[in-house]
């Protein structure tokens, strides 16, 4: 990659449920998404917070892959 066709995937909100939290997971639901498929490997964010001179601080840890970057792998397929 085409106003094409198979399949994928499922925001935000509802329940149950696990976390101090940020969010996580199953179930409902589709706002989207051509990598929204894998991985937290830089940056961002957002948490929890140790210290201190105490506040536009901030070690360490965690979350986000549906924020970006770069890596890895893929399905379908006319002109």
């Nucleotide at each position: 990659g085409a106003c094409a066709a198979a399949g994928c995937u499922a925001a935000a909100c509802c329940c149950u449920c696990c976390g101090u939290g940020a969010g996580a997971a199953g179930g409902g639901g589709a706002c989207g998404g051509a990598a929204a498929g894998c991985g937290g490997c830089g940056g961002g964010u957002g948490c929890u917070g140790a210290g201190c001179a105490a506040g536009u601080c901030g070690a360490a840890g965690c979350a986000u892959g549906g924020c970006c970057g770069a890596g890895c792998u893929g399905c379908c397929g006319a002109a």
Description: Predicted 3D model of a 79-nucleotide RNA (c-di-GMP-I riboswitch aptamer) from a Deltaproteobacteria bacterium. NCBI's taxonomy places the organism under Bacteria, Pseudomonadati, Myxococcota, Myxococcia. The prediction has a mean pLDDT of 85.